Source information
A computed fold for a 375-nucleotide RNA from a Desulfuromonadales bacterium, annotated as Bacterial RNase P class A. The organism belongs to Desulfuromonadales, within Bacteria. Rfam family: Bacterial RNase P class A. The family's RNA type in Rfam is ribozyme.
RNA sequence: GAAGAAGGCCGGAUGGUCGCCGGUUUGCCGUCAAGGCAGACGGGAGGAAAGUCCGGGCUCCACAGGGCAGGAUGGUCCUUAACGGGGACCGGGGGUGACCCCAGGGAAAGUGCCACAGAGAGAAGACCGCCCGCUCUGCGGGUAAGGGUGAAAGGGUGAGGUAAGAGCUCACCAGACCCGGCGGUGACGUCGGGUGCUCGGUAAACCCCAUCCGGAGCAAGACCAAAUAGAGGAGCGCUUGAGGACGGCCCGUCCGAAGCUCCCGGGUUGGUUGCUUGAGGCCGUCGGCAACGGCGGUCCUAGAGGAAUGGCCAUCACCUGCUUUCGGGUAACCAAAGGUGGGGGACAGAACCCGGCUUAUGGCCUUCUUCAGCC
Numbered sequence: 001g002a003a004g005a006a007g008g009c010c011g012g013a014u015g016g017u018c019g020c021c022g023g024u025u026u027g028c029c030g031u032c033a034a035g036g037c038a039g040a041c042g043g044g045a046g047g048a049a050a051g052u053c054c055g056g057g058c059u060c061c062a063c064a065g066g067g068c069a070g071g072a073u074g075g076u077c078c079u080u081a082a083c084g085g086g087g088a089c090c091g092g093g094g095g096u097g098a099c100c101c102c103a104g105g106g107a108a109a110g111u112g113c114c115a116c117a118g119a120g121a122g123a124a125g126a127c128c129g130c131c132c133g134c135u136c137u138g139c140g141g142g143u144a145a146g147g148g149u150g151a152a153a154g155g156g157u158g159a160g161g162u163a164a165g166a167g168c169u170c171a172c173c174a175g176a177c178c179c180g181g182c183g184g185u186g187a188c189g190u191c192g193g194g195u196g197c198u199c200g201g202u203a204a205a206c207c208c209c210a211u212c213c214g215g216a217g218c219a220a221g222a223c224c225a226a227a228u229a230g231a232g233g234a235g236c237g238c239u240u241g242a243g244g245a246c247g248g249c250c251c252g253u254c255c256g257a258a259g260c261u262c263c264c265g266g267g268u269u270g271g272u273u274g275c276u277u278g279a280g281g282c283c284g285u286c287g288g289c290a291a292c293g294g295c296g297g298u299c300c301u302a303g304a305g306g307a308a309u310g311g312c313c314a315u316c317a318c319c320u321g322c323u324u325u326c327g328g329g330u331a332a333c334c335a336a337a338g339g340u341g342g343g344g345g346a347c348a349g350a351a352c353c354c355g356g357c358u359u360a361u362g363g364c365c366u367u368c369u370u371c372a373g374c375c
Stems, first nucleotide, its partner, number of pairs: 001371010012316007020044002023041007046347001050358002053356005058217004065251004070213005075089005090104001091102004105208002110206002112202003127147002129143006155173006174198002176195008221273004230264001232263005243255003280299008318343008327334002
């Protein structure tokens, strides 16, 4: 100097002025209340507020059990309110490396698929070849070491053996299984011994196994005010139980009587609340590899309601065009300082709240890896 990997931070600042929303407080008006006016002091959009993909808090069904079907997850341990989240590690894969990825249980429980080529594609083989025999240019038998086909072909190398060959036998290696030692909480790793056992892949194919799973959602729900039209119709019933509650179905349980369900028609669409103090933030300390947790201190940091957080001025910072000077350079140009003009600047705005995931995106910083050159 170039190329890469991992992580962190910011998302302009300050002052003045006018305006908007909300809080605390003072005074005045209002009989009180509701509220109004004036003043003072504070506060007022994001890292993703987005998507609505997961998990919850909270509310209601509802007192809520068992099973089937359905769905989700899938190495181990830890963490969390929980998760399909996070951390660390194991195994496999990618990369020279820093690092990154994995929908990571089971293929002998069963079913399916592996086109074409090829003799044969899984309880799957004889085309060429090699060997032997014969009635000899063909036929019969043996073989799977060599060749060919293919993405993949009945473990690999070597030796012996054989008519020619073959784990047929042996040595070594690989895989599988069994027995033990050591290390680790564990997944697993490593070492030693034994057995000739060596007939594939695919489960984000169906399936099997293990674990987990009520539903609906702030337009949930609660309260107040106001208004109206139901002598409308149909069905089933009135304790011998209609109907309803439970994501679908079954069992079971509970509620249930001039009742329930369905269709048609009418009124209301107003206001208050839920609504922001939280599984909360920050700092310190202890435990832990870390995620995270304990303890102590401190802070209150939006709550709109058709939807507030904005406009103007000045200064500084930042970005950018032109130009001057100094330095480097062959040049193009680079860096620093000054002058002058322009700019609000990527993605983008809370709507009950929180923990994640995914997507969009500007700038700065730190550490690490590789390559090239110089000292």